[in-house]
RNA sequence: GAUAAGGGCAAACCGCCGGCAACGGCGAGACGCAAAGCUCCGGACCUCCUCGCAGUCGGGAGGGAGGUGGCCGAGCUACCGAA
Numbered sequence: 001g002a003u004a005a006g007g008g009c010a011a012a013c014c015g016c017c018g019g020c021a022a023c024g025g026c027g028a029g030a031c032g033c034a035a036a037g038c039u040c041c042g043g044a045c046c047u048c049c050u051c052g053c054a055g056u057c058g059g060g061a062g063g064g065a066g067g068u069g070g071c072c073g074a075g076c077u078a079c080c081g082a083a
Base pairs, nucleotide, nucleotide: 001080008033009032014027015026016025017024018023031070037076038075039074041073042072043071044068045067046066047065048064049063050062
C1' cells in the first nucleotide's frame, strides 16, 4: 500500500469432545482480516472462588485463579509489491 499476482487466517450457526463457568480443541463453514502471526507486558471486558465490614439479604470495593490476542495499546517476527 494497487479492484496486481501467488498464497494465508477464519466470525456466526451446526456436530463431537473438554471446562462449574467465562470459554477452549477438532470437524464443517466464511462474517470478515494486511499482521485476524507470536507474547496476557499495560489497560478494558467476562467467569468462578474468597477474607472481612456482619446476624440475614442486596450492592460496592479489595484479594485469588482463569477466559477473550477477531476489544485497545505495547514488544518481537514476517510474504508479495506497481506507480